[in-house]
RNA sequence: AGAGUUUGAUCAUGGCUCAGGAUUAACGCUGGCGGCGUGCUUAACACAUGCAAGUCGAACGAAGCACCUUAUUCUGAUUUCUUCGGAAUGAAAAAUUUGGUGACUGAGUGGCGGACGGGUGAGUAACGCGUGGGUAACCUGCCUCAUACAGGGGGAUAACAGUUAGAAAUGACUGCUAAUACCGCAUAAGACCACAGCACCGCAUGGUGCAGGGGUAAAAACUCCGGUGGUAUGAGAUGGACCCGCGUCUGAUUAGGUAGUUGGUGGGGUAACGGCCUACCAAGCCGACGAUCAGUAGCCGACCUGAGAGGGUGACCGGCCACAUUGGGACUGAGACACGGCCCAAACUCCUACGGGAGGCAGCAGUGGGGAAUAUUGCACAAUGGGGGAAACCCUGAUGCAGCGACGCCGCGUGAGCGAUGAAGUAUUUCGGUAUGUAAAGCUCUAUCAGCAGGGAAGAAAAUGACGGUACCUGACUAAGAAGCACCGGCUAAAUACGUGCCAGCAGCCGCGGUAAUACGUAUGGUGCAAGCGUUAUCCGGAUUUACUGGGUGUAAAGGGAGCGCAGGCGGUGCGGCAAGUCAGAUGUGAAAACCCGGGGCUCAACCCCGGGACUGCAUUUGAAACUGUCGGACUAGAGUGCCGGAGAGGUAAGUGGAAUUCCUAGUGUAGCGGUGAAAUGCGUAGAUAUUAGGAGGAACACCAGUGGCGAAGGCGGCUUACUGGACGGUAACUGACGCUGAGGCUCGAAAGCGUGGGGAGCAAACAGGAUUAGAUACCCUGGUAGUCCACGCCGUAAACGAUGAAUACUAGGUGUCGGGGCACAUAAGUGCUUCGGUGCCGCAGCAAACGCAUUAAGUAUUCCACCUGGGGAGUACGUUCGCAAGAAUGAAACUCAAAGGAAUUGACGGGGACCCGCACAAGCGGUGGAGCAUGUGGUUUAAUUCGAAGCAACGCGAAGAACCUUACCAGUCCUUGACAUCCAACUGACCGACCAGUAACGUGGUCUUCUCUUCGGAGCAGUUGAGACAGGUGGUGCAUAGUUGUCGUCAGCUCGUGCCGUGAGGUGUCGGCUUAAGUGCCAUAACGAGCGCAACCCUCGUGGCCAGUUACUAGCAGGUAAUGCUGAGGACUCUGGCCAGACUGCCAUCGUAAGAUGCGAGGAAGGUGGGGAUGACGUCAAAUCAGCACGGCCCUUACGUCCGGGGCUACACACGUGUUACAAUGGGAGGUACAGAAGGCAGCUACCCGGCGACGGGAUGCCAAUCUCCAAAGCCUCUCUCAGUUCGGACUGGAGUCUGCAACCCGACUCCACGAAGCUGGAUUCGCUAGUAAUCGCGCAUCAGCCACGGCGCGGUGAAUACGUUCCCGGGCCUUGUACACACCGCCCGUCAAGCCAUGAAAGCCGGGAGUACCUGAAGUGCGUAACCGCAAGGAGCGCCCUAGGGUAAAACCGGUAAUUGGGGCUAAGUCGUAACAAGGUA
Repeated sequence: AGAGUUUGAUCAUGGCUCAGGAUUAACGCUGGCGGCGUGCUUAACACAUGCAAGUCGAACGAAGCACCUUAUUCUGAUUUCUUCGGAAUGAAAAAUUUGGUGACUGAGUGGCGGACGGGUGAGUAACGCGUGGGUAACCUGCCUCAUACAGGGGGAUAACAGUUAGAAAUGACUGCUAAUACCGCAUAAGACCACAGCACCGCAUGGUGCAGGGGUAAAAACUCCGGUGGUAUGAGAUGGACCCGCGUCUGAUUAGGUAGUUGGUGGGGUAACGGCCUACCAAGCCGACGAUCAGUAGCCGACCUGAGAGGGUGACCGGCCACAUUGGGACUGAGACACGGCCCAAACUCCUACGGGAGGCAGCAGUGGGGAAUAUUGCACAAUGGGGGAAACCCUGAUGCAGCGACGCCGCGUGAGCGAUGAAGUAUUUCGGUAUGUAAAGCUCUAUCAGCAGGGAAGAAAAUGACGGUACCUGACUAAGAAGCACCGGCUAAAUACGUGCCAGCAGCCGCGGUAAUACGUAUGGUGCAAGCGUUAUCCGGAUUUACUGGGUGUAAAGGGAGCGCAGGCGGUGCGGCAAGUCAGAUGUGAAAACCCGGGGCUCAACCCCGGGACUGCAUUUGAAACUGUCGGACUAGAGUGCCGGAGAGGUAAGUGGAAUUCCUAGUGUAGCGGUGAAAUGCGUAGAUAUUAGGAGGAACACCAGUGGCGAAGGCGGCUUACUGGACGGUAACUGACGCUGAGGCUCGAAAGCGUGGGGAGCAAACAGGAUUAGAUACCCUGGUAGUCCACGCCGUAAACGAUGAAUACUAGGUGUCGGGGCACAUAAGUGCUUCGGUGCCGCAGCAAACGCAUUAAGUAUUCCACCUGGGGAGUACGUUCGCAAGAAUGAAACUCAAAGGAAUUGACGGGGACCCGCACAAGCGGUGGAGCAUGUGGUUUAAUUCGAAGCAACGCGAAGAACCUUACCAGUCCUUGACAUCCAACUGACCGACCAGUAACGUGGUCUUCUCUUCGGAGCAGUUGAGACAGGUGGUGCAUAGUUGUCGUCAGCUCGUGCCGUGAGGUGUCGGCUUAAGUGCCAUAACGAGCGCAACCCUCGUGGCCAGUUACUAGCAGGUAAUGCUGAGGACUCUGGCCAGACUGCCAUCGUAAGAUGCGAGGAAGGUGGGGAUGACGUCAAAUCAGCACGGCCCUUACGUCCGGGGCUACACACGUGUUACAAUGGGAGGUACAGAAGGCAGCUACCCGGCGACGGGAUGCCAAUCUCCAAAGCCUCUCUCAGUUCGGACUGGAGUCUGCAACCCGACUCCACGAAGCUGGAUUCGCUAGUAAUCGCGCAUCAGCCACGGCGCGGUGAAUACGUUCCCGGGCCUUGUACACACCGCCCGUCAAGCCAUGAAAGCCGGGAGUACCUGAAGUGCGUAACCGCAAGGAGCGCCCUAGGGUAAAACCGGUAAUUGGGGCUAAGUCGUAACAAGGUA
């Protein structure tokens, strides 16, 4: 950075598609490791269970516990005394109790914190967010600083105890008690409140300071004695609140909205301003710069993409906002109208003893559900932070970590080196090979990851480590444990084979697949990426395809039908001021993270850290003054006015004129008129048409008339008058930018149409009739009503077009024309030059895709408006506005296609044009089509009737020879390495041939005979047998092919090189004029040359010459015969066959520049290519042929091959083609008689003789040929027939034969006799031929044993007629034109109907949704009010009022879903009917 796709090709327009990047992704296949991130986008769906907000005993009382202690009780060890009865002592234990201590435990009172942290994005289009400001209109717990202070009292209450209600939750009553809980009083520096004063200051309200008197409100203690805490005020910090400027999605098919609404005053309320609330007053306020309404949406830093400008997104991280099941409400508090608080209502779930209660995961895990889809009911407070506390410490699903998921990014690995027999396998093959491929194996080496073992951190400042025996380090060990996915027709890197056969399937676009698929499936190979790879979805890019950067509007989509004009946008020249825009400097801000740059840390990277830049913005401030703006004042070149002048179908109204059509009346006059391609309907003997005269009426205005004029456009045409608009020229008196454009708006606006009333001659939708036609609801004809005309009122559209909006300026010319002016010349008509305005043509630069435009721009610029963004659906539907209606204006979507469209090019085509040619027509001659027969074809039949050829260009064609063979077909009998070729092995020595048996025949069996060379090993050759490679195939494909051929067409065309033109396809040359048979030539010419074709060169016929002379010839000479060149001889003639000559418009005349043409001109055998032949350009028809041959794939292989006998190709109701014979007297028959050319001949032609009526047979001769032979007929002469189905015609049939052949039954030809059919010149139609031609007459040849040959190819004999001419038919050539065709008119293509599918509009209705309105009701709750009750009082209870969530009722609107039926639309290989469009498309 581009590419594919519209076309036969091209350029441009234009859409669709692809390559790139990205993702909170998902799905398919696959999956080794680690690091860092990240993980419910859907149901703001419902939630079991656990945890997520507590803490303080250094605020308080009580209780419990432990210890100490006071006292009492009880028990009584030990010791002493003893009268042994006892007494004294009294340890230890226990109980009660006093006081105390505790770094023990909670419930409760109290304090602080539960307003942070965490989650989510439902709502919100908003001061919600972003950015920058303001608060002189505010608050702020804990924290910091400063100042001052803490005096003295009081009454309660929980806990607790008792009683009591209840299932429970939870209470009720009585009694006791404490505080840093609560309440008065005192004090008041300072604070606040109201009043009033001075000074200073401010953008308004106002603020600050000072002074005055009046009023109001404080406090709490604890202590380890260090301190901590309390009250008031001020300041700070932090956090918040409110206000404002600017920015912030879509829809106008949402245009008007709003009653507390906008403002004011008084009051209330708040931390504070404010309609925030209330009473009253006023009627405002918002809106095209988009109000209101509807839809959608959390906003931003940023993220993705992009060169940028932009576009898209708002996951994670960070800032703000909103929400916490739904709705409402307040309380507490510094802070909430409060996620884990309260009250009420609603829905849901749970408990219940049925009376009542409980709950809220959008905290972390987790469950169900939804979904294509998203994790563990983990560990720890070690770190970082948070709450409480003086602290220890407690709490913390914040957080730090771990787990799961390739979900993303990054890194690493799956080994490295050597290794050719280029192994095996696989794939392919032209069978040689090639690829996989140094790849493997093998040898050597290494150990990153994973695995095993040992050591072992930092993170932690003294202690304390969840992570974690983790990161990391070391050691030993084994190449082991670790590669897939997509693609390979083009775009787009990478191809082959097989299978399949428009099937199965692929496909992002173009498109692949119908028997050789690089596009389907598989395999092999290759390409790409890689622990991933593809697909799907979404976004940006490419897309300059919404164009600010950076597009367009004559014809591709697109200029409003035209004008006036409000708003808006833009605006002439000089000067001065200001500084809004603009430019420059400075300052503040633009959070952090992100991005970029430079460093640094994890081994690197991802990731993280540090520094810088940037954040293009906003605000403040200081300057500048060119430009824009604004203000002032001035100017005249823009614009306008005045004055003078002429031009005009400009408009409106009134009047008026003649021609013509029609009608009426009258006259003349008679049978037609009219109409058409031709007719008919129609009119006319009741007198038309025609003609004459008079009259009526309506409409339109011939000539003039002109790419002439006027008008904004639509449009305007006899003449006159009245009224009236505009433009133009001249002048330069006046105004002094007054201008341009113009969304909405208003006005005008052809034709048709509508309404009312007139009018109505002609014309003429509808309609009727006649024609045409397959039909003809058309074109043509005869009629004919609305309408066309007038007045008034609607409609408001047109290919309303120059398909070209308006305005201004500039940018070569030439030439017409209309209206003015000036100068010069001129007697005049006028001429020349010049200038302004209009209207045309040509043309330069420039522009344009091209066509074209070009001072009247589509050029160069500026301003403003309108419009476009693929085709169809569709200018349709719905909605709205307008309209009497018709309808107009505005104006979508679903769905569907990969194009639709423009200009130009080359062809082809045209019932387009011009020119030309051809036996193309015409003029002629003879045929075909009718008959019989022959032959080919179709069809039918058949066991088979083998196959091919199919308009011309198949059909007497392949076939120049079907009885067998041929033969490919059919039925049947056989063979299977084969009828034929090569190779191998064995055997034999032959093979061939002869004979026999057998068969329908082949096959088969048997007998006999029988090689060469040799170094003696064998070799060659031949046969038989065997195995397989293979043979074989007239099986398929002529649409896989080669070769050959037909045809256009012996038509004159088809191309190339260089140059030039064009963006290009292409053009030029090759066109034009003349000429020719010809692209033959000449002239002209941006072309100059050349090639294949034409012509010529070649063959043949025609004339002459030279040479030669046998088998040809015979004039002269000689000989000979019954006769004959028969013989000698000759080289004269004919002839034969070689070489030359000749013809070239060369000569003459006329015309022409020339080429050339003309000439009953010359000369010449021949005259304008002398006749004929051979020769066939580039190409067309997928023309013909696989059955002539060759050949690629495919198919068959005891048969689709081969052999054999038989049958068939010869069938026969019929149809067609090509021929032949005829229909007769220009003839038939009979007799006589004459003259060719070319070709053939030994398995042959045969003279001659004999036999036979004859076909022919029997003899016999010549000839391998200028020697011999085949060998003429028409013609001519004579006779006959006399117009008839015949003495025409000969089919068919009967009989008898001949010949060929192994064989004439199917199925041969010929001969003779007899029989004697149709047919008397042929409808529509159609064919050949222009001179030695047609016609007519015979002859020959190939194939061939013979022949169905009347065919084909040749040969000669006799031998005409006609051509005015190019209008028409057919074919062709060249030029031009149109085209929607390019498979090219046998093209393309339209609409209804019928069938299927799809989306959609309407629709009686039915259902649902959200928002608003009105009325009723109204919980909790704030506020307000309040006589009875309680209280001494303060006050409270209760009640009431206002507001209000929710509920109910009602009407209308809106949105959506659905619906019998209905409307059109789209799509769909081969349906029906026509043929509307494209050519003059057959009626433009």
The RNA shown here (small-subunit ribosomal RNA) has 1484 nucleotides and comes from a metagenome.